Transfer RNA from Dunaliella salina, 73 nucleotides, folded computationally. A source record names the gene trnW.
RNA sequence: GGAAAGGUAGCACAAUUGGCGGUGCGUUGGUUUCCAAAACCAAAGGCUGGAGGUUCGAGUCCUCUUCUUUCUG
Numbered sequence: 001g002g003a004a005a006g007g008u009a010g011c012a013c014a015a016u017u018g019g020c021g022g023u024g025c026g027u028u029g030g031u032u033u034c035c036a037a038a039a040c041c042a043a044a045g046g047c048u049g050g051a052g053g054u055u056c057g058a059g060u061c062c063u064c065u066u067c068u069u070u071c072u073g
Base pairs, nucleotide, nucleotide: 001072002071003070004069005068006067007066010025011024012023013022019056027043028042029041030040031039049065050064051063052062053061
């Protein structure tokens, strides 16, 4: 230099081929306990890497850009 796969909550990942963005762990609060742990219940936390486009509607499709990983010269 060329090619491919990725970037979504604090972390690890989903989102059924464009139609309400969820799950586990973690965090916070509560129940329980002599106190904790464990268990159970509940809550908070995302403008989906950035910009633009298509569309009634974009995490999803298109273009550019940036970062990470892998392959290759």
The prediction has a mean pLDDT of 80. Rfam family: tRNA. Rfam links the family to the GO term triplet codon-amino acid adaptor activity. The RNAcentral record of the sequence draws on ENA.